Source information
RNAcentral holds the sequence, with entries from ENA, GtRNAdb and Rfam. This is a predicted structure of a 72-nucleotide RNA (transfer RNA) from Rattus norvegicus.

RNA sequence: GGCUCGUUGGUCUAGGGGUAUGAUUCUCGCUUAGGGUGCGAGAGGUCCUGGGUUCAAAUCCCGGACGAGCCC
Numbered sequence: 001g002g003c004u005c006g007u008u009g010g011u012c013u014a015g016g017g018g019u020a021u022g023a024u025u026c027u028c029g030c031u032u033a034g035g036g037u038g039c040g041a042g043a044g045g046u047c048c049u050g051g052g053u054u055c056a057a058a059u060c061c062c063g064g065a066c067g068a069g070c071c072c
Stems, first nucleotide, its partner, number of pairs: 001071007010024003018055001025043006048064005
């Protein structure tokens, strides 16, 4: 230098056009003599970034950044 793949709450993760899923974490409540476990409610996401397409983009297309792999 070329090609391929990845980037989504604090952490891990699903979703591949109609406004983001679950787990974990944290807070509160119930349960307990108290704690743990369990159960319920809540908090937590400009979906890496800039542009394009579209009525509508996390999702499709192009550029960039970072990471991983392969080739030279």
The same sequence occurs in records of 25 taxa.
It matches the Rfam family "tRNA". The family's RNA type in Rfam is transfer RNA.
Its mean pLDDT, the model's own confidence on a scale to 100, is 82.
The source organism's lineage runs through Eukaryota, Dipnotetrapodomorpha, Muroidea, Murinae and Rattus.